[in-house]
């Protein structure tokens, strides 16, 4: 310095924004007059669609070792059943997807130990 590996998905949450819903605030028709319905704006407003973690939680898979069996037979077989493992993880600026955001994706990245 360099190369391999450090897994996949589902369902959830922390977290997200603002497409729909709903909520607050102004307005506008209709009407003596008010109110309710539409109808236009603005406002993330604790919330329901939504989005969602590499380093969050959980199931299923899958991978490695090693035993038993089956198939085969001097080598293997995503063949099937058990065991046991699947550690560790500081993290920018930017940029991008959906309506928009983000601990999503670029990214276990750049950079640091």
């Nucleotide at each position: 310095g360099u190369g391999c590996a450090g897994c996949g998905c589902g369902u959830c949450u922390a977290g997200g924004g603002u497409u729909c819903c709903g909520g607050c605030c102004g307005g506008g028709u209709c009407u003596c007059u008010c109110c309710u319905c539409c109808c236009c704006g603005g406002c993330g407003c604790u919330g329901g669609u939504c989005c969602a973690a590499g380093a969050g939680a959980u199931g299923c898979g899958g991978g490695u070792u090693c035993g038993g069996g089956g198939c085969a037979g001097c080598a293997g077989c995503u063949u099937u059943c058990g065991a046991a493992u699947u550690a560790c993880a500081c993290g920018g600026c930017g940029g991008g997807c959906c309506a928009a955001a983000a601990u999503c994706c670029c990214g276990g990245g750049a950079g640091g130990u």
This is a predicted structure of a 113-nucleotide RNA (Guanidine-I riboswitch aptamer) from Bauldia sp. The source organism's lineage runs through Bacteria, Pseudomonadati, Alphaproteobacteria, Kaistiaceae and Bauldia.